[in-house]
FMN riboswitch aptamer (RFN element) from Halomonas ventosae, 155 nucleotides, folded computationally. The model forms 100% of the base pairs in the Rfam consensus. Its mean pLDDT, the model's own confidence on a scale to 100, is 77. The source organism's lineage runs through Bacteria, Pseudomonadati, Pseudomonadota, Halomonadaceae and Halomonas.
RNA sequence: UUCUCAGGGCGGGGUGCAAGUCCCCACCGGUGGUGAUGCCGCAGUCGAUGCGGACAAGCCCACGAGCGCUCAACCAAUGGCUAAAACUUGACGGUUGAGGACAGCAGAUUCGGUGAGAUUCCGGAGCCGACGGUUAUAGUCCGGAUAAAAGAGAA
Numbered sequence: 001u002u003c004u005c006a007g008g009g010c011g012g013g014g015u016g017c018a019a020g021u022c023c024c025c026a027c028c029g030g031u032g033g034u035g036a037u038g039c040c041g042c043a044g045u046c047g048a049u050g051c052g053g054a055c056a057a058g059c060c061c062a063c064g065a066g067c068g069c070u071c072a073a074c075c076a077a078u079g080g081c082u083a084a085a086a087c088u089u090g091a092c093g094g095u096u097g098a099g100g101a102c103a104g105c106a107g108a109u110u111c112g113g114u115g116a117g118a119u120u121c122c123g124g125a126g127c128c129g130a131c132g133g134u135u136a137u138a139g140u141c142c143g144g145a146u147a148a149a150a151g152a153g154a155a
Stems, first nucleotide, its partner, number of pairs: 001155005011025004026140002028129002030063004039053005058127002066105002068102001069099007079088002109125005131143003
């Protein structure tokens, strides 16, 4: 530099005119980092131990898309001026594009156990989840999205 890949989940019951949106039970977990045990390989004496490897956290540290924000272009409600227009203004308006060492929305964990050491292991109990739409309030339906992207892999 090019190419490829890069998100899962509503099943049952209740209420109701109406709910995959409410209530009870259920189900899901992007990317990188960290990560005592256990697993594999090698060395070693079989062991201790050492080295290497794969796996390994939704809620520990970061990142990503979305909203917002900032800037630009376009549209133009309203106001000004006018006989009317032209002209002008530019909304706690809209659309599109760009930006990220932009503050923000904005996220969520504790108890017990083992141990030298664990918010990562084992056991228990909890909690969290963009925006717009909808006969009724959405992590799970539909939409922007056959998009974008943290990154991963290959040449």